[in-house]
About this RNA: The prediction has a mean pLDDT of 81. The RNA shown here (transfer RNA) has 72 nucleotides and comes from a bacterium.
C1' cells in the first nucleotide's frame, strides 16, 4: 500500500427494506425469605461518524473511523 471481513444496549448475541430494534447475562426496584441466595414480577439501556437511493434504511451504495485477516 493492494484485497477481503466486522463495527447495534455494560457484554454476548437476532432482526429477508415496513419490528415498540428482540433474547440471554448484567444492573435497578418490587415480591417471597428471620436474613442472604434461588425462583418470579416489572423497569433500564444500543444501531460507529457523514452523505447517497428509497415513500421508508440497523439492512442496499459511497466516503471516512476503528478492529481483524492474507498479499507484498
Nucleotide at each position: 500500500g493492494g484485497c477481503c471481513c466486522u463495527g447495534u444496549c455494560g457484554u454476548c448475541u437476532a432482526a429477508u427494506g415496513g419490528u415498540u430494534a428482540g433474547g440471554a447475562c448484567g444492573c435497578g426496584a418490587g415480591a417471597u425469605u428471620u436474613u442472604c441466595a434461588c425462583c418470579c414480577u416489572c423497569g433500564c439501556a444500543a444501531u460507529c461518524g457523514g452523505a447517497g437511493u428509497u415513500c421508508a434504511a440497523u439492512u442496499c451504495u459511497c466516503c471516512g473511523c476503528a478492529g481483524g485477516g492474507u498479499c507484498a

The RNAcentral record of the sequence draws on ENA.